[in-house]
RNA sequence: GACGGCGUAGCCCAAUGGUAAGGCAAAGGUCUGCAAAACCUUGAUUCCCGGUUCGACUCCGGGUGUCGUCU
Numbered sequence: 001g002a003c004g005g006c007g008u009a010g011c012c013c014a015a016u017g018g019u020a021a022g023g024c025a026a027a028g029g030u031c032u033g034c035a036a037a038a039c040c041u042u043g044a045u046u047c048c049c050g051g052u053u054c055g056a057c058u059c060c061g062g063g064u065g066u067c068g069u070c071u
Base pairs, nucleotide, nucleotide: 001070002069003068004067005066006065007064010024011023012022018054026042027041028040029039030038047063048062049061050060051059
């Protein structure tokens, strides 16, 4: 320099254009003599900007970060 993948909660990870799912961690509560365990409840500007669409995590353009391949 050329090309490609990926970016979703503190961490991991789903989601055919139609209410963003689940696990771990965290906070609050129930239970207990005190704890642990168990159970219940709580959590998202989907990397940023713009476009398409009735409707975008998803499609398109640009940017940015990261990883990889080639030179």

This is a predicted structure of a 71-nucleotide RNA (transfer RNA) from an uncultured Eubacteriales bacterium. It matches the Rfam family "tRNA". From the family's description: Transfer RNA (tRNA) molecules are approximately 80 nucleotides in length. The sequence was found in a public genome assembly.